[in-house]
RNA sequence: GGUGCGGUGGCGAAAUGGGAACGCUGCGGUCUGCAAAACCGCCAUGAGCCGGUUCGACUCCGGCCCGCACCU
Repeated sequence: GGUGCGGUGGCGAAAUGGGAACGCUGCGGUCUGCAAAACCGCCAUGAGCCGGUUCGACUCCGGCCCGCACCU
């Protein structure tokens, strides 16, 4: 330098055009003599960044940045 895959809450990880599941952690509550466990609730104005397409974009297109693998 080239090709492919990926970048989503604190962490892991889905959905892949109609407005972001789930698990863990954390926080609040119920319960308890106090805890633990269990149960209930809350936590992304926005998806690496910037543009474009579209009535509508995490999703499609372009350019950059970063990571991994392979090729030279």
A computed fold for a 72-nucleotide RNA from uncultured Bradyrhizobium sp., annotated as transfer RNA. Its mean pLDDT, the model's own confidence on a scale to 100, is 80.